[in-house]
RNA sequence: UGAGUAAGUCAGAUAAUCGCAGAUACAGUGCCGAAAGGCCGUAUGUGAGGAAAGUCCGGGCUCCACAGGGCAAGGGUGCCGGGUAACUCCCGGUGAAGGUGACUUCAAGGAAAGUGCAACAGAGAUAUACCGCUUAAGUGUAAUGCUUAAAACAUUAUUCUUGAGUAAGGGUGGAAAGGUGAGGUAAGAGCUCACCAGCGGCAUGGCGACUUGCCGGACUAUGUAAACCCCAUCCGGAGCAACACCGCAGAGGGACAUAUUGGCGGCCCGUCAGUCCCGGGCAGGUGGCUUGAGCCAUUCAGAAAUGUCUGGCCUAGAUAGAUGAUUAUCGGAUACAGAACCCGGCUUAUAGACUUACUCAUGUA
RNA sequence: GCGUCUGUAGCUCAGCAGGAUAGAGCAACGGCCUUCUAAGCCGUGGGCCAGGGGUUCGAAUCCCUUCAGGCGCGCCA
Numbered sequence: 001u002g003a004g005u006a007a008g009u010c011a012g013a014u015a016a017u018c019g020c021a022g023a024u025a026c027a028g029u030g031c032c033g034a035a036a037g038g039c040c041g042u043a044u045g046u047g048a049g050g051a052a053a054g055u056c057c058g059g060g061c062u063c064c065a066c067a068g069g070g071c072a073a074g075g076g077u078g079c080c081g082g083g084u085a086a087c088u089c090c091c092g093g094u095g096a097a098g099g100u101g102a103c104u105u106c107a108a109g110g111a112a113a114g115u116g117c118a119a120c121a122g123a124g125a126u127a128u129a130c131c132g133c134u135u136a137a138g139u140g141u142a143a144u145g146c147u148u149a150a151a152a153c154a155u156u157a158u159u160c161u162u163g164a165g166u167a168a169g170g171g172u173g174g175a176a177a178g179g180u181g182a183g184g185u186a187a188g189a190g191c192u193c194a195c196c197a198g199c200g201g202c203a204u205g206g207c208g209a210c211u212u213g214c215c216g217g218a219c220u221a222u223g224u225a226a227a228c229c230c231c232a233u234c235c236g237g238a239g240c241a242a243c244a245c246c247g248c249a250g251a252g253g254g255a256c257a258u259a260u261u262g263g264c265g266g267c268c269c270g271u272c273a274g275u276c277c278c279g280g281g282c283a284g285g286u287g288g289c290u291u292g293a294g295c296c297a298u299u300c301a302g303a304a305a306u307g308u309c310u311g312g313c314c315u316a317g318a319u320a321g322a323u324g325a326u327u328a329u330c331g332g333a334u335a336c337a338g339a340a341c342c343c344g345g346c347u348u349a350u351a352g353a354c355u356u357a358c359u360c361a362u363g364u365a
Numbered sequence: 366g367c368g369u370c371u372g373u374a375g376c377u378c379a380g381c382a383g384g385a386u387a388g389a390g391c392a393a394c395g396g397c398c399u400u401c402u403a404a405g406c407c408g409u410g411g412g413c414c415a416g417g418g419g420u421u422c423g424a425a426u427c428c429c430u431u432c433a434g435g436c437g438c439g440c441c442a
Base pairs, nucleotide, nucleotide: 001361002360003359004358005357006356007355008354009353010352012330013329014328015327016326017325018324020047021046023044024043025042026041028040030039031038032037049336053347054346056345057344058343059342060341061239062238063237064236068269069268070267071266074235075234076233077232078231079093080092081091082090083089094108095106096105097104098103109230110229114228115227116224117223118222130170131169132166133165134164135163136162137161138160140158141157142156143155144154145153178196179195180194181193182192183191197220199216200215201214202213203212205210243287244286245285246284252278253277254276255275256274261273262272263271280441281440282439294313295312296311297310300307301306366438367437368436369435370434371433372432375391376390377389378388384422393409394408395407396406397405415431416430417429418428419427
C1' cells in the first nucleotide's frame, strides 16, 4: 500500500421563532357534558428507535381456582459446563465442516429396541452371480503325437451346455459391504499379516463433552429420526380489546339441561358457575400506564456471559392518536424507518462515517 | 393492538404421513361442424407450486425465515 477478519460507536450539530402532546406549579371556579368526568390561561422542564418492525421465542403483570392431584395425549428442546426471572437466548469449551490465515458455521442424543421409505437406473438396495475370473463333467472343432493313411486313443488350445467356487475387475447409483500394500489361492476373499479408519475394553488428563496411550476381535454393523418412534428434560389456559371501578340507556324471547354444559382445548377427582342462540340498549369516562430484571459513573469477583458495592438521575405515555416547520451558521449529511401494557432475546430492513484488535500478500528500511 | 388461517395456470380448486413429465373444470388459442354465430367434438399453449435458505440421494409436500392477503376479538341487562 492492497485485500480481508472480528468487536463496537454514531444515526446530523448549535441557535432563534412559530406550532403540537404529556408532566409539575400557580390562578379564575371561567367553559363543555345528563352524569361520571374533562377542558381552558401563564411559567418551567420534557418529548421515538437501533431496529419502535416481524409477532418468532421467553418472562413480568392481570383474570380464569394465586394454578391443584392422578392417568393419557399433544407440543417444545436435545454435545459439555456456566450465566439468567426465563428461554429455542448469551458466554466459554469439545467434536465436525470450511478457509493459506485472522476466523467462521453447525436442529451436534439414539439407526446392534422396533416399524416405514430408498423412485429411476442397475445383475443385485440389505441382500445379489449379469458380464468377467477359476474349476469339474459333457459335447463339438482345430493342432500335435501314435499310424503307410484314416478311425480310435492321448495331450494342448478353444466354442457351447450344465453344476460348483469367487465380490479382486466392469458397468448403474446419492449409497454396492472397510481402505492401501504384501502374503496366500485353482481363481479369489480379513483367508492371514502390517499400517490407517472404525468398534470394544482398560488406563491417563479433564467437573464434563472429550482427549491421549495400550490391548483385543466373530476385522466391521448402509442411509434417513427437520419419517413414525425410543431415551432424557420442560410445558395449565387466555391475553391490556386482559382486568378493576364509575356513569347513561334498555325488552325481552327461545333451545339445552341437574349431574348435563362451561371455566378445565382429553378423562377421572376436586372446585366454581347455568350455558348457548335470536333480539334490545350504550358505544362515554377513570385506573391499569410507565420507578423499571431502569439509565449513567464507579468498586470488587470472574477468562467471559454476568453478578455485586457506592453515588447520582427520572428520561414519551397518546386513544383518531403529539414529536413538525422556517431561518442562520457549521458540515460529506443522504439510509431503514414512527412508541400504543412493559421487559429479555432472536430474525429481518438499513445510506454513510468512525474507532480498536488481528490476519494474509507485496514493497522499502 | 391481540389471536388465527391461507397463498398451486388468467379464475375456481385437487395433489401435501417426500419419488421426478404437477393435474381437473371454466377461460384463451387453433381446427372440425355450420351459410355465419352459439352449443358440441378434437387438439394446443400457459406454472420456477408467494420469495429466500436448510434437511434429504430427491421438497409443491418436512423445518426455519421473509412477504402478501383474509377472518375473528368491546361493554350492559
Description:
Two RNAs folded together computationally: RNase P RNA and transfer RNA, 442 nucleotides in total. The coordinates come from a structure-prediction model, not an experiment, and the mean pLDDT is 77.